A computed fold for a 1670-nucleotide part of an RNA from a marine sediment metagenome, annotated as large-subunit ribosomal RNA, half A. Its mean pLDDT, the model's own confidence on a scale to 100, is 82.

Context: one part of a larger RNA
RNA sequence: AGCGCAUAGUGGAUACCUUGGUAUCAACAGCCGAUGAAGGACGCAAAAAGUUGCGAUAAGCUGUGGGGAGCUGCUAAUAAGUGUCGAUCCACAGAUUUCCGAAUGGGGAAACCCGUCUGAAGUCAUUUUCAGUCAUCAUAUACUGAAUACAUAGGUAUAUGAAGGGAACCUGGUGAAUUGAAACAUCUUAGUAACCAGAGGAAAAGAAAUCGAAUGAGAUUCCGUUAGUAGAGGCGAUCGAAAGCGGAAUAGCCCAAACCCUAGAAUUUCUAGGGGGUUGUAGGACCGCGAUAUGGUAAUAAAAAAUUUAGCUGAAUAACUUGAAAGGUUAACCAAAGAAGGUGACAGUCCUGUAAGCGGUAAGUUUUUUAUGCCUAGCGGUACCUGAGUAGCACGGGGCACGUGAAAUCCUGUGUGAAGCUGCGGGAACCAUCCCGUAAGGCUAAAUACUGUUGAUAACCGAUAGUGAACAAGUACAGUGAUGGAAAGGUGAAAAGAACCCCGGGAGGGGAGUGAAAUAGAACAUGAAACUGUGUGCUUACAAUCUGUCAGAGCCCUAUGCUUGCAUGGGUGAUGGCGUUCCUGUUGAAGAAUGAGCCGGCGAGUUAUAUUCAGUGGCAAGGUUAAAACGUUAAUAGUUGGAGCCGUAGGGAAACCGAGUGCGAAUAGCGCGUUGAGUCGCUGGGUAUAGACCCGAACCUGCGUGAUCUAACCAUGGCCAGGUUGAAGCUUGAGUAAAAUCAAGUGGAGGACCGAACCGACUAAAGUUGAAAAUUUAGCGGAUGAGUUGUGGUUAGGGGUGAAAUGCCAAUCGAACGCAGAGCUAGCUGGUUCUCCCCGAAAUGUAUUGAGGUACAGCGUUAAGACAAAGCUUACUGGAGGUAGAGCACUAUUUCGGUGCGGGCGGAGAAAUCUGUACCAAAUCGAGUUAAACUCCGAAUUCCAGUGUAGUGUUUCUUAGCUAGUGAGGCAGUGGGGGAUAAGCUUCAUUGCCAAGAGGGAAACAGCCCAGACCACCAGCUAAGGUCCCUAAAUUGUAACUAAGUGGUAAAGGAGGUGGAGUUGCUAAGACAGCCAAGAGGUUUGCUUAGAAGCAGCCAUCCUUUAAAGAGUGCGUAAUAGCUCACUGGUCGAGCGACUCUGCGCCGAAAAUUUAUGGGGCUAUGUUACAUACCGAAGCUGUGGAAUUACUAUCGUAAUUGGUAGGGGAGCGUUCUGUUGUAGUGUGAAGCAAUAUCGUAAGAAGUUGUGGACGAAGCAGAAGUGAGAAUGUCGGCAUGAGUAGCGAAAACGUUGGUGAGAAUCCAACGCACCGAAAACCUAAGGGUUCCCAUGGCAGGUUCGUCCGCGUGGGGUAAGUCGGGACCUAAGGCGAGGCCGAAAGGCGUAGUCGAUGGAUAACAGGUUGAUAUUCCUGUACUGAUGAAAAACUGUUUGACCAUAGUCGGGACGCAGUAAGUUAAUUAUCGAGGAUUAUUGGAUUUCCUUCUAAGCGUGUAGAUAGUUCUUGUAGGCAAAACCGCAAGAAUGUUUAAUUGAGGCGUUAUGGGAACUGGCUACGGCCAGGACGAUGAUGAUACUAAGCUGCCAAGAAAAUCGGCGAUGUUAGGUUUUAAUCACCCGUACCGUAAACCGACACAGGUGGGUAAGUUGAGUAUACUAAGGUGCGC
Repeated sequence: AGCGCAUAGUGGAUACCUUGGUAUCAACAGCCGAUGAAGGACGCAAAAAGUUGCGAUAAGCUGUGGGGAGCUGCUAAUAAGUGUCGAUCCACAGAUUUCCGAAUGGGGAAACCCGUCUGAAGUCAUUUUCAGUCAUCAUAUACUGAAUACAUAGGUAUAUGAAGGGAACCUGGUGAAUUGAAACAUCUUAGUAACCAGAGGAAAAGAAAUCGAAUGAGAUUCCGUUAGUAGAGGCGAUCGAAAGCGGAAUAGCCCAAACCCUAGAAUUUCUAGGGGGUUGUAGGACCGCGAUAUGGUAAUAAAAAAUUUAGCUGAAUAACUUGAAAGGUUAACCAAAGAAGGUGACAGUCCUGUAAGCGGUAAGUUUUUUAUGCCUAGCGGUACCUGAGUAGCACGGGGCACGUGAAAUCCUGUGUGAAGCUGCGGGAACCAUCCCGUAAGGCUAAAUACUGUUGAUAACCGAUAGUGAACAAGUACAGUGAUGGAAAGGUGAAAAGAACCCCGGGAGGGGAGUGAAAUAGAACAUGAAACUGUGUGCUUACAAUCUGUCAGAGCCCUAUGCUUGCAUGGGUGAUGGCGUUCCUGUUGAAGAAUGAGCCGGCGAGUUAUAUUCAGUGGCAAGGUUAAAACGUUAAUAGUUGGAGCCGUAGGGAAACCGAGUGCGAAUAGCGCGUUGAGUCGCUGGGUAUAGACCCGAACCUGCGUGAUCUAACCAUGGCCAGGUUGAAGCUUGAGUAAAAUCAAGUGGAGGACCGAACCGACUAAAGUUGAAAAUUUAGCGGAUGAGUUGUGGUUAGGGGUGAAAUGCCAAUCGAACGCAGAGCUAGCUGGUUCUCCCCGAAAUGUAUUGAGGUACAGCGUUAAGACAAAGCUUACUGGAGGUAGAGCACUAUUUCGGUGCGGGCGGAGAAAUCUGUACCAAAUCGAGUUAAACUCCGAAUUCCAGUGUAGUGUUUCUUAGCUAGUGAGGCAGUGGGGGAUAAGCUUCAUUGCCAAGAGGGAAACAGCCCAGACCACCAGCUAAGGUCCCUAAAUUGUAACUAAGUGGUAAAGGAGGUGGAGUUGCUAAGACAGCCAAGAGGUUUGCUUAGAAGCAGCCAUCCUUUAAAGAGUGCGUAAUAGCUCACUGGUCGAGCGACUCUGCGCCGAAAAUUUAUGGGGCUAUGUUACAUACCGAAGCUGUGGAAUUACUAUCGUAAUUGGUAGGGGAGCGUUCUGUUGUAGUGUGAAGCAAUAUCGUAAGAAGUUGUGGACGAAGCAGAAGUGAGAAUGUCGGCAUGAGUAGCGAAAACGUUGGUGAGAAUCCAACGCACCGAAAACCUAAGGGUUCCCAUGGCAGGUUCGUCCGCGUGGGGUAAGUCGGGACCUAAGGCGAGGCCGAAAGGCGUAGUCGAUGGAUAACAGGUUGAUAUUCCUGUACUGAUGAAAAACUGUUUGACCAUAGUCGGGACGCAGUAAGUUAAUUAUCGAGGAUUAUUGGAUUUCCUUCUAAGCGUGUAGAUAGUUCUUGUAGGCAAAACCGCAAGAAUGUUUAAUUGAGGCGUUAUGGGAACUGGCUACGGCCAGGACGAUGAUGAUACUAAGCUGCCAAGAAAAUCGGCGAUGUUAGGUUUUAAUCACCCGUACCGUAAACCGACACAGGUGGGUAAGUUGAGUAUACUAAGGUGCGC
């Protein structure tokens, strides 16, 4: 380490349970709100976090009724109370009811701020408090009242009403798209979704200008049917009535008009009120005649009854067992009560209840009765009335089932426009006849829809289910927002929740105790699996893997059996044989193609309607009910109901006829029919419509939410160290006739330059599971401008914005986000869950906007039927045909030769013409070719028919049936095409195999060879292929071959390899080979050449001697020479050559991990031929068994049983229901764990343990009914792994303290880092993080005694600071108003709205935590009445209030001089400190400070100021402003303004340092307090001045005037009194904000020291902060 067993942990499945859900039925109910709703905020208890209840009368107050002993909710414990003088509690009716919200006095960022008037309380008075009141719109009335005379608009008052909310249902206005049509536009989805308006408990509709065609019906609505009919329809997809019939429920009425009367005004006539009157066989009015009865009612009131909202009475049991009895046993009882729930297990008799009875102060509902009120009539005549911009028509649309159609009927945007009862409308164009009705006014219950409450029920769920929610759930949490949205149940009967002891800092544990049980101990019932331990039996350290299977030694164990030590058996498994997971998807997967980390739970063909077929059942020429009704029950059942449907008769376009009929002249002929079975249920298989097997888009559309990011714009504010350059202009000089021009100076321009902050983002590296979802480091660009930034606002998705990149619009952009239509659609991918049995494909044809889809056909399956034969194979006979082959007769093609028409060329010729030819060449002849699109010919195989020879054995055919799958194929052989006679290529035909086929062989190897697996066997025979070993079987036999490891890859080509066969030559007259000789002469042949002599080259290549010898086969030389060969002789003594065919070999022969017949190895164990034997498969046989089919009278026999897609059949199991309150069960159910038993499988039992309450079997029934895969889903647990990492490399160290414990906490000392920050103040934002005590489970990337953490307690003090009680900008809202289908949009008066304007306090001290807030001292602002004094006014109108008017407030950018101050620093002086034992001197160091206010009015700034007169302007007035004229004064001095300084404040405060005391935190006392210089701001004077062009808010406070109103006091000084609400802690370049984090990022404004320096650069430092939580 593996397997097994045992025992634990983790985890939370399973079974059991249910407080919560789900669905249905019945009854009842159905609006709330200005008398302030719905919904909230904040509060209320002794204490109080959530929830419930309630509202300052606050878990409650009052009354009435009920009830009867405890109570103060959930929620314990404690405290304090309360109750028989009747509490708590229940019902009804009242009271109270903060603030927000329609929200309504005004405002507003909901739960807050600020008011008016009246009254009251209170104050000397103001401030303050309480109660009421005050919005808008509409209508009505009254009063008032502009321009404008009457009037009207407007205003005021009073009264009434409205406003807003609500789940679905309802009516109306507006109105999509995805989708379907296999595309799409009419059409469809659909008048759906959505938005909007409005109403009610229902709504809507409704009493015929209806329907219709009968012998008619008689408002509307709803249900069944008619009927998927009539019809509509790119006549496609689809859409789709009505009358009639059966039911539910029933209900009818009122005006206008004619006519009459009254009133008003009046010339006609008009208006108002009353009477009258209300319809179609017309009615009414009017006139005439007649009548005076009886009914109805939906209104109001009263009474009674019933019922609802609390309640009351209500029978009957004991013992034993047990922890507990209700179970069991024994023995009883009640029952108009045996429904149900509870009680320590299952209760008629224990409790609550149940059956049956009873009850109401009060409040509500319904019904009935009574009373009142209201309503109701005939006949004849006359011709007065009977709904007008209407009906109709034209055009454009819409709605009707009906898409413009022949299109009626209905509605109407535009235009036109009747009739009047002798009228008018309709009856599906239109006309006639006939019939029906009476429009242009209105009301109307029920039957119907939906939901809530209460009750009941369930073959509904039972904690991953059922609502999202059984629990603090619309909670936690996410998002700017719209919006999205979880997880999470169980101790026990009872807390009896573990006293006490021990270990430990604690957590936790061990004892003890409780309990039936503690392995029920609060992380609590059962407690599976993954995963993690511990113990133990066997195995494992030379060994190779789909992890198994078969065989099997050894070791260990003993359940069962009996013969008691054996057998059977269990655990392990040395060793050997064979053996590449599953799924999907494919021609084909071990595949290195998809999917799965593992385990557990959940997870996919359902339901409704219609239709078809099969099975089954009822009835049958018939079958059957639908809605509804009755009725009863616990629920069913049952009975009515025949409307309708299907069938019983068909044919025809129809009339029509009818077992026939249509066509037809027909009696013919033909077509379709006729010889009878249906129908209604149930179950199952299909189909259609619905989401339709499940999961999955990208899109489209509607309505909303977003400009806290970012883009642009608007308003209002801020920011930009320092240095450089030196434009225009100006001045001076030169110069010119004058100019120009030049020089110097001055000046300070610029989308100028350099360069920090700031903004940006060019390069490189790092980072890339980061420190960071865009950063860091080092450099880089712009940096007075088209700059940058804060705050507030505007623009919105079919859109905005865009110096333009399709960029940006909240980490999202070729069209944001959220929700909805919606389960869009998906010819596409993935997934689709138990078993067995029978059969079993296809990858082809045709068509296709078709090619990976579909339709039909083909092939599958099941059932039925058909004929008694068919099919298949085979044999024979008779036919069909034009391929292979062959051929050249045709058509093409083609070589040679012969003859040579004709032509070319040459020659001759004047021409005609002749002639020649190594030229071309027709035709023909001879010989010879080729052909898929040639055939004079022509097979094999094939096909058809017949016969029925030999087999096979239903394999055939049909369907008027049902239901599929397939329509991607692959390889191999053969015959072709394409290609290159390439491809594991492609495309056809044909056969086989794979696909869907296992087994044996080919080493391994879908497609090759053999062979088709029902199961079992340690039986036999064979096939392919094999027989030396691996490895079963021949080291078998005979005869050969091979020498190459050929065998055990390959070609052209090559070779005296070797065997066989043959042809031919030489050879005893001596071959062939070797050896010994010879190999000569003319001649160095000739030519050429420097030379060329056999042998550079050219020509020639003869002759002679010979046995033989080339004018020379090679080597060689400068050329010769030399060697050699051919050829000859000798020696030797028998065969020697050449060539052809052929068997087996050789060379040719180079690849990457390993040498490679599969390996060892083999000379056979190679090769050839023959022969015999054996092995060898799931083949065949044998034995036993199972199933299917057929046959059989039976016994039985025969055949069959591989299988994907797919068809058919039979079963197993799960949950629930009936039987069932069953059997069984605390003497132990379900579940879980173990197991060696049984069954052909799914599976089923038994036993043991655990468990502690349920629960079978059988027979039927109903389904949320079976998982291993869906990158499934939820949870748990692994692996990686004790691995990466621990977030700036500014840095820590020592000592002491605390503590159980210290690198990390505290203190001290030292060291280090920042220092235009890493310091200090503040806005936003956050919200208690602040301070103290205490704790250490979690958070803190380690630790922790510590903390921005937990717990408890504390803390924020304002007339002057900021905001409100003041103002206005952009912009928002907006009375009236204008516009718009609605919602709503715009906008006047107004009203809000800071980022701006206005506006009164300073210094010091103090706390653990606050301070311009408290305290001390010194101030200022506003208000108030009284008192004192002074002044002023009182009709000559002060003062006050108030619109109005005027001034003022009031503004850019750049540059810039001066004066100052802050600040810093120097010198001298003063006060101190200066450590080693002390004194002195020196040195060095520290300190030497003080506000607002008040007074003074300086440097400076400004050129006007004052008065008088006139005045048509300033909407009226004005003494003001403006304008005009004049006067005075000033322009160096007035006046106004104005820093600073000085004085005072201050005999105060503070202060380095020193001394004393101390509880070590502090407290008390003393204590110099100053001169002169230097540098010097970006601060102040200053809203200054200068320059420039782009020409630079508003309003209020404030000041002047004063219409109008009011009417007697007012003003100044002093002292006094009063002065409201909100914020105020803390962080704030950050560990507290925005970035998910204690995150290297981002974040506006102010202060800003020293040395160096131009500088806020840089470097080092001060104050101060920090050392970055391993």